This is a predicted structure of a 91-nucleotide RNA (SAM riboswitch aptamer (S box leader)) from Rhodococcus sp. (in: high G+C Gram-positive bacteria). Model confidence (mean pLDDT): 83 of 100. RNAcentral holds the sequence, with entries from Ribocentre. The model forms 96% of the base pairs in the Rfam consensus. The organism belongs to Rhodococcus, within Bacteria.

[in-house]
RNA sequence: GCACCAUCUCGAGCGGCCGAGAGAUCCGGCUUGUUGACGCCGCAGCAACCAGUCCGAAGGGGACGGGUGCUACCGCCGGAACCGAUGGAAG
Numbered sequence: 001g002c003a004c005c006a007u008c009u010c011g012a013g014c015g016g017c018c019g020a021g022a023g024a025u026c027c028g029g030c031u032u033g034u035u036g037a038c039g040c041c042g043c044a045g046c047a048a049c050c051a052g053u054c055c056g057a058a059g060g061g062g063a064c065g066g067g068u069g070c071u072a073c074c075g076c077c078g079g080a081a082c083c084g085a086u087g088g089a090a091g
Stems, first nucleotide, its partner, number of pairs: 004088005013043005021032003025080005044071003049067002052064004075083001
């Protein structure tokens, strides 16, 4: 990298740096951004996929939160595509 499984309308933002695009790709829309977006870093928060510990008679149960993840708009909307993202498992 390919193939596999689960999820993708819940929830959760401040500060510093940077400086022009950003919302995955293409087409069409709709938004957003020099009142500084996107990204990076720090802190905070959300959530509970995995591990661990504990609770429970048991459960596809509950608590904690160590490893990830996430914190505008339904994965922003419609169409297309061997679509993509995250976690798990496997190699």